c-di-AMP riboswitch aptamer (ydaO/yuaA leader) from Cohnella terricola, 139 nucleotides, folded computationally.
Its mean pLDDT, the model's own confidence on a scale to 100, is 76.
[in-house]
RNA sequence: AGUAAAAAUAAGCUUAGUUUCCGGAAACGUCCGGAAAGCGGGGGAACCACUCUUCAGGGGCGAAUCAUUCUACACGAAUGUAGGGAACCAUCUAUCCCGAGUCCGACAGCUAACCUCGUCAGCGUAUGGAUGGGUCGGA
Repeated sequence: AGUAAAAAUAAGCUUAGUUUCCGGAAACGUCCGGAAAGCGGGGGAACCACUCUUCAGGGGCGAAUCAUUCUACACGAAUGUAGGGAACCAUCUAUCCCGAGUCCGACAGCUAACCUCGUCAGCGUAUGGAUGGGUCGGA
């Protein structure tokens, strides 16, 4: 000096998934129960839309849809793709990555009032550049 791995984690990242208070347990910064605030989802009039659809079922959450090919079908796999993410923020561009899973149960368009549910889980970027706007630390 280079390569690889590990550790650390700044003002951390994906996601709606965060904050405060009360009580209890634990003994360390966690867990359980409850109540609020914030954020997010579903149901639900009029008007509007649909005039067709109803086993070819239908619908919801989510970025996660769709197509082609391989496989006897299936499982599975490959190549793309609608769409989505990358660290202070926005835009442009480059590069890299994701493109899952699951719920309702014959049933739901939109939808004020109203009703109702969730607040998990998983990680480790210091990417490259440009323009504009900010923040932290040090001197």